[in-house]
């Protein structure tokens, strides 16, 4: 001096599945049925003497969710931060 990845905040877009049944005040408790895009867990190749390590939008469904609202992974943009690199 350039200012990459990453992180935080804001804005835009943003899927799926019960407005089920019973007791009951849109809440709560119980029952049956479902969803995959918060979070969490599992593993293939490969590595390791072994224990074990090991990705996802795949699998599970613990958590969460199944009218609207809220939440919502991810993408884009803006700001801040960050410091790879020369």
């Nucleotide at each position: 001096g350039u200012g990459a990845a990453g992180g935080c905040u804001g804005a835009a877009u943003g899927a799926g599945a019960g407005a089920c049944c019973a007791u009951u005040a849109u809440g709560a408790u119980g029952g049956c049925g479902c969803c995959g895009a918060a979070g969490g867990a599992g593993c293939a190749a490969g590595g390791g003497g072994a224990a074990c390590c090991g990705a996802a939008a795949c699998u599970c469904u613990c958590a969460g969710g199944c009218a609207a609202a809220a939440a919502g992974a991810a993408u884009u943009c803006a700001g801040c931060u960050g410091g790879a690199c020369g």
Predicted 3D model of an 86-nucleotide RNA (Glycine riboswitch aptamer) from Halanaerobium sp.
The coordinates come from a structure-prediction model, not an experiment, and the mean pLDDT is 81.
The sequence was found by an Rfam model in a public genome assembly.
The source organism's lineage runs through Bacteria, Clostridia, Halanaerobiales, Halanaerobiaceae and Halanaerobium.
It matches the Rfam family "Glycine riboswitch aptamer". Gene Ontology term of the family: glycine biosynthetic process.